[in-house]
This is a predicted structure of a 153-nucleotide RNA (glmS glucosamine-6-phosphate activated ribozyme aptamer) from a Candidatus Rokuibacteriota bacterium.
It was read from a public genome assembly, where an Rfam model found it.
Of the family's consensus pairs, 86% are formed in the model.
The prediction has a mean pLDDT of 79.
Its Rfam family is "glmS glucosamine-6-phosphate activated ribozyme aptamer". The family's RNA type in Rfam is riboswitch.

RNA sequence: CGCGUGCGACGAGCGCCAGGUCCGCCUUCGGGCGGAUGACGAGGCAGGGACCGAUCGAACCACUCGGCGGAUGGUCCCUCGGCGGGCACGGUCGUGAUGGGUGGAGCAAACCGGCGCGGUAACGUGCCGACAAAGGCCGCCCAGGGUGCCGGC
Numbered sequence: 001c002g003c004g005u006g007c008g009a010c011g012a013g014c015g016c017c018a019g020g021u022c023c024g025c026c027u028u029c030g031g032g033c034g035g036a037u038g039a040c041g042a043g044g045c046a047g048g049g050a051c052c053g054a055u056c057g058a059a060c061c062a063c064u065c066g067g068c069g070g071a072u073g074g075u076c077c078c079u080c081g082g083c084g085g086g087c088a089c090g091g092u093c094g095u096g097a098u099g100g101g102u103g104g105a106g107c108a109a110a111c112c113g114g115c116g117c118g119g120u121a122a123c124g125u126g127c128c129g130a131c132a133a134a135g136g137c138c139g140c141c142c143a144g145g146g147u148g149c150c151g152g153c
Base pairs, nucleotide, nucleotide: 014069015068016067017066019065020037021036022035023034024033025032026031040057041056042055046079047078048077049076050075051074052073080094081093082092083091085150086149087148088147089146098143099142100141101140102139103138104137112129113128114127115126116125117124118123
């Protein structure tokens, strides 16, 4: 230095609250003060700029109502990079570096149930138990895999 294995971590589906809703106290019954709630996980980043204002499903009586900010999303441009032996242009893609269609395997948390913990309460939180889709992966089909120069045989 490289490879393998084990353990841990794994970064913005994130943060916030002027509205709403809920709780506690007070009240001259108009309200006031304090508090709670406000997205469940999966997936997602080459660098820069502009614009848009962001994938997937689960759940759903307001715990996911409403809003603000941000964001790894999308389109276009530039740069860098992958894809043929090399280079240039072009094409395509983004480090897991062809695209589309189709079939398949595999993967979650909340809700809910059980047992607890904190709080006067609203509510918060720990452990155990089930089930996705997209992306990615595997099979099949379709399309693409160019031009020029150089080099090798």